[in-house]
RNA sequence: GCUGGUGACGGCGAUGGAGCUCGCCGUUGAGCGCCCCGAGGCUGAUGGCUCCUGUCAUGGC
Repeated sequence: GCUGGUGACGGCGAUGGAGCUCGCCGUUGAGCGCCCCGAGGCUGAUGGCUCCUGUCAUGGC
């Protein structure tokens, strides 16, 4: 000096916060749920796990 691999940094993963972890992206990006497409309907605060907050349902005091 060249090549390959890996790491670091920042960000994203359908509405809040935190920790851990997984995947993705590099600002020209990752991302912006599903059914139905006239009308209407369905699940969830997580990508996953745990905790908190909020919301919903049922039961008890």

Overview:
This is a predicted structure of a 61-nucleotide RNA (Fluoride riboswitch aptamer (crcB RNA motif)) from an Actinomycetes bacterium. The prediction has a mean pLDDT of 78.